[in-house]
RNA sequence: GAGUUUGAUCCUGGCUCAGGAUGAACGCUAGCUACAGGCUUAACACAUGCAAGUCGAGGGGCAGCAUGGGGCAGCAAUGUCCCGAUGGCGACCGGCGCACGGGUGAGUAACACGUAUCCAACCUGCCCAUGACCAGGGAAUAACCCGCGGAAACGCGGCCUAAUGCCCUAUGUGCUCCGAAGAGGACAUCCGAUUUGGAGUAAAGAUUGAUCGGUCAUGGAUGGGGAUGCGUCCGAUUAGGUAGUAGGCGGGGCAACGGCCCACCUAGCCUGCGAUCGGUAGGGGUUCUGAGAGGAAGGUCCCCCACAUUGGAACUGAGACACGGUCCAAACUCCUACGGGAGGCAGCAGUGAGGAAUAUUGGUCAAUGGGCGAGAGCCUGAACCAGCCAAGUAGCGUGCAGGAUGACGGCCCUAUGGGUUGUAAACUGCUUUUAUGCGGGGAUAAAGUGCUCCACGUGUGGGGCAUUGCAGGUACCGCACGAAUAAGGACCGGCUAAUUCCGUGCCAGCAGCCGCGGUAAUACGGAAGGUCCAGGCGUUAUCCGGAUUUAUUGGGUUUAAAGGGAGCGUAAGCCGAUGGCCAAGCGUGUUGUGAAAUGUGGACGCUCAACGUCCGACUUGCAGCGCGAACUGGCCGUCUUGAGUGCGCGCAACGUUGGCGGAAUUCGUCGUGUAGCGGUGAAAUGCUUAGAUAUGACGAAGAACUCCGAUUGCGAAGGCAGCUGACGGGAGCGCAACUGACGCUGAAGCUCGAAGGUGCGGGUAUCGAACAGGAUUAGAUACCCUGGUAGUCCGCACGGUAAACGAUGGAUGCCCGCUGUGUGCCCCUAGGGUACGUGGCCAAGCGAAAGCGUUAAGCAUCCCACCUGGGGAGUACGCCGGCAACGGUGAAACUCAAAGGAAUUGACGGGGGCCCGCACAAGCGGAGGAACAUGUGGUUUAAUUCGAUGAUACGCGAGGAACCUUACCCGGGCUUGAACUGCAGAGGAAGGUCACAGAGAUGUGCCCGCCCUUCGGGGUCUCUGCGGAGGUGCUGCAUGGUUGUCGUCAGCUCGUGCCGUGAGGUGUCGGCUUAAGUGCCAUAACGAGCGCAACCCCUCUCCUUGGUUGCCAUCGGGUGAUGCCGGGCACUCCAGGGACACUGCCGCCGUAAGGUGCGAGGAAGGUGGGGAUGACGUCAAAUCAGCACAGCCCUUACGUCCGGGGCUACACACGUGUUACAAUGGGGAGUACAGAAAGUCGGCUGCGCGCAAGCGUCGUCCAAUCCUAAAACCUCCCCUCAGUUCGGACUGGGGUCUGCAACCCGACCCCACGAAGCUGGAUUCGCUAGUAAUCGCGCAUCAGCCAUGGCGCGGUGAAUACGUUCCCGGGCCUUGUACACACCGCCCGUC
Repeated sequence: GAGUUUGAUCCUGGCUCAGGAUGAACGCUAGCUACAGGCUUAACACAUGCAAGUCGAGGGGCAGCAUGGGGCAGCAAUGUCCCGAUGGCGACCGGCGCACGGGUGAGUAACACGUAUCCAACCUGCCCAUGACCAGGGAAUAACCCGCGGAAACGCGGCCUAAUGCCCUAUGUGCUCCGAAGAGGACAUCCGAUUUGGAGUAAAGAUUGAUCGGUCAUGGAUGGGGAUGCGUCCGAUUAGGUAGUAGGCGGGGCAACGGCCCACCUAGCCUGCGAUCGGUAGGGGUUCUGAGAGGAAGGUCCCCCACAUUGGAACUGAGACACGGUCCAAACUCCUACGGGAGGCAGCAGUGAGGAAUAUUGGUCAAUGGGCGAGAGCCUGAACCAGCCAAGUAGCGUGCAGGAUGACGGCCCUAUGGGUUGUAAACUGCUUUUAUGCGGGGAUAAAGUGCUCCACGUGUGGGGCAUUGCAGGUACCGCACGAAUAAGGACCGGCUAAUUCCGUGCCAGCAGCCGCGGUAAUACGGAAGGUCCAGGCGUUAUCCGGAUUUAUUGGGUUUAAAGGGAGCGUAAGCCGAUGGCCAAGCGUGUUGUGAAAUGUGGACGCUCAACGUCCGACUUGCAGCGCGAACUGGCCGUCUUGAGUGCGCGCAACGUUGGCGGAAUUCGUCGUGUAGCGGUGAAAUGCUUAGAUAUGACGAAGAACUCCGAUUGCGAAGGCAGCUGACGGGAGCGCAACUGACGCUGAAGCUCGAAGGUGCGGGUAUCGAACAGGAUUAGAUACCCUGGUAGUCCGCACGGUAAACGAUGGAUGCCCGCUGUGUGCCCCUAGGGUACGUGGCCAAGCGAAAGCGUUAAGCAUCCCACCUGGGGAGUACGCCGGCAACGGUGAAACUCAAAGGAAUUGACGGGGGCCCGCACAAGCGGAGGAACAUGUGGUUUAAUUCGAUGAUACGCGAGGAACCUUACCCGGGCUUGAACUGCAGAGGAAGGUCACAGAGAUGUGCCCGCCCUUCGGGGUCUCUGCGGAGGUGCUGCAUGGUUGUCGUCAGCUCGUGCCGUGAGGUGUCGGCUUAAGUGCCAUAACGAGCGCAACCCCUCUCCUUGGUUGCCAUCGGGUGAUGCCGGGCACUCCAGGGACACUGCCGCCGUAAGGUGCGAGGAAGGUGGGGAUGACGUCAAAUCAGCACAGCCCUUACGUCCGGGGCUACACACGUGUUACAAUGGGGAGUACAGAAAGUCGGCUGCGCGCAAGCGUCGUCCAAUCCUAAAACCUCCCCUCAGUUCGGACUGGGGUCUGCAACCCGACCCCACGAAGCUGGAUUCGCUAGUAAUCGCGCAUCAGCCAUGGCGCGGUGAAUACGUUCCCGGGCCUUGUACACACCGCCCGUC
């Protein structure tokens, strides 16, 4: 820096990622070189070999070897024996070394380590310097030899013998000890130069001719020992520890100090600045990370420490309490003759084991270094080299250039052109690092050593000759060969660079976090392509970073986690003004130290780099010595403003403890009085005729104090309220007399601390946990009701917690204002000032915001307390307190990717306000009951094709299912196919009549049978073949288009500006008004867009133009009659144009917009009525079967043709309708008045026939010409309240019509039959006026029709609306929210 809490936002906050690192491990892959690295685990056990010896110039010697000499085997070779004579030398005595080097990190929280200082309190072999010395003796002992024991290891006894082994004596520069004198030192019971007396104490020789040694002493150097300051992990759920403990006197011991040890005496010592205890751990230089401060680590290298199977101990020695020494104990292993012995890889290799995991039983002492030696030299698993391992860092390579029909192949897209892999390949030219082969190169690292020369001078430096190389015939160089020998891993949803196809279908799987996968997955698996790194790439683990997420640098605590309930106060931290001194802190200069390596700057060396060498700075630290004096500090003095005291004044529900008071409540007694009271949403339990409740009087008891009363007052908080007394405490104001910083905070500690609780004693009126009963409820261990114990009250004691809240610790200072109020004081006049308190609103500032804002959450200082993701959990364990209840302190495992705060927009609320709608109400008529029609569910079926399913499906798609339609079922056929189309080939027709077979499709047969032409051919059709086809198969959750609904609701937005960190707000809010976001006013908004309205159509009035098919007032003609005819266009009407209505006028109300009026005028009045018109969007709403379209699926079938069946089934349920149940009616007769629409495959008059449906026939209409009769209404007659002269279902019979065909399954007509039904439960629908209701007429589809449906037309023509409380839906404002898939939400508990 990013991702992740949300619809979005800001903040808090955690989780996660990108970076670097590693002694790593694992997976895939692997050409070379250099440098560095390699048991992190079992300080587990170890076979085998090696890792410490050396000196013969200390010694006695001679086992073995060699040389020499001699003897024997006749001689030589050879063998054997002798001679220590020589080189040398096993074992032995002796010296030095073995305490170094090498390994490991178990232990250790410690003067172990680091750093600084000190030792007058110490040691130091070998080395250096100086001084002095090395005399004379002696006694042993190992080896060897002899003997004995033992399996062995080994041991024992006896004899001989040497030394640089051991002992004695001498000498004593000196040294040590004792004694005396004693300069000098702050003058001291202390130190002590110097002088002197006494005692004690040394030595070793060797070879050889020059050295090496030996002894004593002093000093140095080196190495060590000790002491101290400071630093050095976690835990207080470890708070007290300690008897040699702390100190002293005296002694012992030690190299030395010291309770190190001991006797005695004292009672101390350590500890909140963390003792003791527990856990963990070698420490440092350094390493990793980080801007730094820090954090983490301590492998390799260097320093120190500790350890050497475990534990203990000492010996030797200069040095050890000793890795490859000794002794003891223990465990383990091995040998054994069972008696007893041996061993210690945390040395180098190596083995087993453990483990995710870590190498060769290699070479050499050539170099560096160590031990011994006079030296040569010997030893050296130290070291130097090599081997193995991508385990790290660095370097090199796997080729370079050209090469486009941008080849083939792969993959993907497609508009069929193409894109990509990709200059990639092939092919041509070039190069040769590396690999391989051959050759050169005895490279550098070499200095030493021996001999010799030179310089200075006696031990160094340099030269010459000779000689010494493990690695190694390596590095390096040359030649040959030929692109020849050499590229992979991870990733591609976001973070995070890089995308497509296929497969899969919440499966298989992925995943670091968020999260992907349920049929179109850029997230799984594969492929193609791409990205990143590259001899590596990824994963895992761990550390730092990011994380300012423990905050010193550098955080916080009103609401996110976080202020202790409050006060007093100890330690501790901090502290007013002024003067002087000191110099601890502080600053500065300088000195010492801060090892080397590392890191860093420069230079240089390996061909470069890594790596290495040299030089510099650094090493921020510690200590010493100076200087300075602002600040902090210390000491001394002064001051008054902080603090306190005094005097005066008033103030208050402040505390403790007495006394008193009235009202109410309950109870008791008496009286009045009678049937209920009480209680609730409604009831019941309860009380009451034994007299309740109610009411009056009297009495008793306990508790609490009405009004005043208030953002009032007091108190540290908890808290405090009738009146009054006593005692105690407090702040405030005024005065300025006194003290002179006496102050602030406050871990521990102490005290106080609501309610509830506990103990003892008292008291008990009310209320009232528990409990009982009654209700409520699915249940109701609750809410409600009736009772009621503890408690509530008092005294004493305990307990110690609360949303103990201002969710805001205390103190001090500073910083604009306005306005209330309490107390005191001043000027006292309305009023003003001042101090302290208590409230409200604001500036700056702060804050994530809300908000805070002189009573800060502002600006600062000081002190205390507390926080560090959510859950687990304030739980468990431990401890402390408590009589108990419980309180205080206070985790972890595990789990989640969040949990949160504030604010925003919505949605929601059985929140609020305002408003609207046939939403309710008021009405009228229906549905729900009956029969039938129709649709749906269900069931059934071979099939009952499919879709539509709350509102917004259900007389819906369908505006016409007998066949067809038709998609479904059964059966029979076809396969380039029923339809369309391209190409090629063949044919000539195509097609039709007829006959036969068949259910038909289809098949067979006879006969008839082309057109145009430029003469090339073309058109058309059939057959065959190759390409396309076809699908009402799936996904409406892949889509387009269309549609429903909210809703004809009044809303939805934008630009600019302004406000806000931001989401967002403002505008669009507010007041009034409107049908309306309609308008007016107001206004940080001003404007605008989509909606509203208007513009469009129909209708209502008038005018104008035109006048046939319409009309007929006037004129004429004619008829039985009729605009029938001439004529006319006035009227009606038709269809073009125009006018009219705008709250324009008047009254009243209102600022205006506008409202209102049985106002005027007008055909119409406040949108006149109706229609079309549907904003941003919502419902993954509906439709893949209207059409189109993506993907998937079928291809002799999921395509297509045909016959039959089905979509019309039927126990049932629902929706929508029709007809009724009748008299406002039914039947019969008579009679009047419409509008709109359609019509030649047609409509229909007239005439004839038929009871009728209808048939026949003439005629008419391609229509303002014909069709054309409206019905209800009205008049008359019958019916008279009944299952009827209501109602017409169902059924029987007979017909008509359409059609290829009315069986499944048509409509209509006539006759007969005459079912249910007498107005419909809960519930529910429509409608506010030409509306409902009622009456008929027409049209589309259509051969016909199941139409009672749909769409239209006109006739007759009502009732009601008080009103907005309620139901439903909606709009605006506001409020709450833990909702945002948005209350059909979220979410808790039980099972």
Source information: Predicted 3D model of a 1391-nucleotide RNA (small-subunit ribosomal RNA) from an uncultured bacterium. Rfam family: Bacterial small subunit ribosomal RNA.